[in-house]
RNA sequence: CUCUUAUCAAGAGCGACUGAGGGAAGAGGCCCGAUGAAGUCCAGCAACCCCUUGAAUGAAACAAGGAAGGUGCCAAAUCCUACAGCAUGGUUUUCCAUCUGAGAGAUAAGCU
Repeated sequence: CUCUUAUCAAGAGCGACUGAGGGAAGAGGCCCGAUGAAGUCCAGCAACCCCUUGAAUGAAACAAGGAAGGUGCCAAAUCCUACAGCAUGGUUUUCCAUCUGAGAGAUAAGCU
């Protein structure tokens, strides 16, 4: 990097250093930020991998618990939109809002 599977409305500092940007990239919106952005450290959250027990057993899957280790995460739904819909409501079509799905993305585990 490719592919597969799962998840993505919950949760997480009144800390230290630092000092102007940030919300992954491009576009359009909308926001956050000197009452301190990004970054580093520490703390924290969660439980994908993992560990223990139960029951089961070919292996897995399942239930309960845990947090030593590998990741991850710590404003707003993945901040929102882009594509489709004989879907719902408004509307004269256009169009608007919502919903559903797809696509894209992120993370984990696996595969090549």